A computed fold for a 329-nucleotide part of an RNA from Leptobacterium flavescens, annotated as large-subunit ribosomal RNA, domain IV. Its mean pLDDT, the model's own confidence on a scale to 100, is 87. Taxonomically the source falls in Leptobacterium (Bacteria, Pseudomonadati, Bacteroidota, Flavobacteriales).
Context: one part of a larger RNA
RNA sequence: UCAUGGCUAAGGAACUAGGCAAAAUCGACCUGUAACUUCGGGAGAAAGGUCGCCUACAGCAAUGUAGGCCGCAGUGAAAAGGUCCAGGCGACUGUUUAUCAAAAACACAGGACUCUGCUAAAUCGAAAGAUGAUGUAUAGGGUCUGACACCUGCCCGGUGCUGGAAGGUUAAGAGGAGAGCUUAGCAGUAAUGCGAAGGUUUGAAUUGAAGCCCCAGUAAACGGCGGCCGUAACUAUAACGGUCCUAAGGUAGCGAAAUUCCUUGUCGGGUAAGUUCCGACCUGCACGAAUGGUGUAACGAUCUGGACACUGUCUCGGCCAUGAGCUCG
Numbered sequence: 001u002c003a004u005g006g007c008u009a010a011g012g013a014a015c016u017a018g019g020c021a022a023a024a025u026c027g028a029c030c031u032g033u034a035a036c037u038u039c040g041g042g043a044g045a046a047a048g049g050u051c052g053c054c055u056a057c058a059g060c061a062a063u064g065u066a067g068g069c070c071g072c073a074g075u076g077a078a079a080a081g082g083u084c085c086a087g088g089c090g091a092c093u094g095u096u097u098a099u100c101a102a103a104a105a106c107a108c109a110g111g112a113c114u115c116u117g118c119u120a121a122a123u124c125g126a127a128a129g130a131u132g133a134u135g136u137a138u139a140g141g142g143u144c145u146g147a148c149a150c151c152u153g154c155c156c157g158g159u160g161c162u163g164g165a166a167g168g169u170u171a172a173g174a175g176g177a178g179a180g181c182u183u184a185g186c187a188g189u190a191a192u193g194c195g196a197a198g199g200u201u202u203g204a205a206u207u208g209a210a211g212c213c214c215c216a217g218u219a220a221a222c223g224g225c226g227g228c229c230g231u232a233a234c235u236a237u238a239a240c241g242g243u244c245c246u247a248a249g250g251u252a253g254c255g256a257a258a259u260u261c262c263u264u265g266u267c268g269g270g271u272a273a274g275u276u277c278c279g280a281c282c283u284g285c286a287c288g289a290a291u292g293g294u295g296u297a298a299c300g301a302u303c304u305g306g307a308c309a310c311u312g313u314c315u316c317g318g319c320c321a322u323g324a325g326c327u328c329g
Base pairs, nucleotide, nucleotide: 001324002323003322004321005320006319007318008317010315011314014313019310027051028050029049030048031047036041038147052069053068054067055066056065057064058063070074082308083307084306085305086304087303088302089300090299094106095105110145111144112143113142114141115140116139122131123130124129148295149294150293151292153225154224155223158222159221160218161217162216163215164214167213168212169211173207174206178202179201180200181199182198185194186193187192226244227243228242229241230240253287254284265281266280267279268278269277
């Protein structure tokens, strides 16, 4: 010096990103116990008291009551919750990055949509076949949401899906008008020309399904949910009016929020002093309704702010023990 442990006057979080670490609490019995609440909880809430030994009495006993005795200390050592208040998120128990993340992420019961009539849909496989399921729509698959309470607004123009079939477009195939090559023959002195049948290479019209165009439906499908101007007898504001655009212009609720740039917004609370926190306001850069909205008891090795207790975290250090290091041998 390092590691581990013990003690420390006065103060008691002044430390620090943050009470990290440490301290404190801790058992049993008795008393007592708030807000809130889904009436189960919250709750071991909180806050207090008792605990050893001896004698007497009561009792079958466990034990209880009364009196007394000792110590600094009686769950005499060890082992054994710190507590409370407020808020965010997630309802909960659970699961996860084996080896830097345990969470607000995943799952979840519950909710919804959708597919599937059984040789089911879906999945694996080249197939046989298998799972689904020795199940049968109160079943099985997929997707989204995520207990519970109150709710879940408007838009089908785009994309998707479902249904429709009149018309348009449209492949292979069918079809085969016509055209090219070839030539027995004919014509020609020849060059060459014409050229049936057959073969061969092409090939127009016509016909030809789904799809697409088209017509409807559908948002707990993917998604979307405006601008400008004027107006009230102080001012300000605008219930009201005008106008442009749109498929429709954001409803309820919430709101400087895990979302607010400006911003340490403004006001209030808490502090002597508060960029954090809590309650409001609404000017929402850029909340918003199962990509769920708003609440919510209980729960959480979750995150944030505060308080009590407690302490070497600190003011600000000190002392001791053990081990290592170091020095000497």